[in-house]
Model confidence (mean pLDDT): 76 of 100. The RNA shown here (Bacterial RNase P class A) has 351 nucleotides and comes from a Chloroflexota bacterium. Its Rfam family is "Bacterial RNase P class A". It is annotated as a ribozyme.
């Protein structure tokens, strides 16, 4: 100093002014069935991420299903640990790559069957090419059987090679998801129970009008009493049901609310086991919680990177990724402008 490995950490700081959300405190208005609700307001606390994503794996929690087993479907695969569990991490062993630091592994079996093996080669398996002996037959052209040796190939009968082919073996697996699920409930429709006024009509009395000589008949109002009503149904008339009409009760479900929902396999410190993943005791801390869904916006100073002026101090313009909760943890992959630290390698060079 120049090439590189692993590992770990931040991802603008700060100050004003407006605006959002959850909560607590304090007033205001309205409404009230007095329990309380609806709706401003003023102060305070507190308000994305190392990946909140991707939903690819593993769980917790919930509801549902569930007598064993045993098929059938999914996974996982050296050897041991770690963990609530996991395909996640750790430590060794083997392979491969790399001068090294150090990266990668889809590492169980192919004496159970089954299939496949590019190119090249005659053949990649019941099929066979050349060439030299041998033997046996021979119609004297050849025909069989072994045995040796060429060529191709990773590999040529001895048998190998592939399970990121089927299959074996070993372990492992119910389903669905916070829209899970509980709980409170409005109006309007429908469900089950229950309950109810009044007419037509008939009786009595007391009137009003007309007819008659009268007796009385008509013809209308009021009070009392019985009586049980309407558009339909039950072939028709009556009663009675039944269905409709009002009104009070319960029940199921929608609209709305509320809970689930922020104390947890939690984080930080110390000390101790442990090579490490991790475990374990003390101490200490509380860090968003929206539901059409908050976490912003401008300005000032200051950082950081480019790019231009200028001898220089400096100035100026322009920029600061990716991305953004919605139950909730552990993991994985992916995305990132742009810094920092920490350990190690390899190569030059200088004392």
């Nucleotide at each position: 100093c120049g090439a590189g490995g692993c590992g770990u950490c931040c991802g603008g700081a700060u100050g004003g002014u407006c605006g959002c959300g959850c909560g607590g405190u304090g007033g205001g208005u309205c409404c009230u069935c007095c329990g309380g609700g609806a709706c401003g307001c003023a102060c305070c606390u507190c308000g994305a991420g190392g990946a909140a994503a991707g939903u690819c794996c593993g769980a917790g929690c919930u509801c549902c299903c569930c007598a064993g087993c045993g098929c059938a479907g999914g996974g996982u695969a050296g050897c041991g640990g770690g963990u609530a569990a996991c395909g996640c991490c750790c430590g060794c062993c083997c392979g491969c790559c790399g001068c090294g630091a150090g990266g990668c592994g889809a590492g169980g079996a192919c004496c159970a069957g089954u299939g496949c093996c590019a190119c090249a080669g005659a053949g990649a398996c019941g099929a066979g090419c050349c060439c030299g002996g041998c033997g046996g037959c021979u119609u004297c052209g050849g025909c069989c059987g072994g045995c040796g040796g060429g060529g191709u190939g990773a590999a040529a009968c001895g048998g190998g090679g592939c399970a990121a082919a089927c299959u074996c073996u070993a372990c492992c697996c119910g389903g669905a998801g916070c829209a899970a699920g509980g709980c409170c409930a409005a109006a309007u429709a429908g469900g089950a129970g229950g309950g109810c006024g009044c007419a037509a009509c008939c009786c009595g009395c007391c009137g009003u009008c007309g007819g008659g000589c009268a007796a009385c008949c008509g013809u209308u109002g009021g009070c009392g009493g019985g009586g049980g009503a309407g558009a339909g149904g039950u072939g028709c008339g009556c009663u009675g049901c039944c269905c409709a009409g009002c009104c009070c009760u319960c029940g199921g479900g929608u609209c709305g609310g509320c809970c689930g929902c922020a104390u947890g396999a939690a984080c930080c410190g110390g000390c101790g086991g442990g090579c490490a993943a991790c475990c374990g005791c003390c101490g200490g801390u509380c860090g968003a919680g929206a539901u059409g869904g908050a976490u912003g916006a401008c300005c000032g100073u200051c950082c950081c990177c480019g790019c231009g002026a200028g001898u220089g101090a400096u100035c100026g313009c322009g920029g600061g990724a990716c991305a953004g909760a919605a139950c909730u943890c552990g993991g994985c992959u992916u995305a990132c402008a742009g810094g920092g630290c920490g350990c190690c390698u390899c190569g030059c060079u200088g004392g």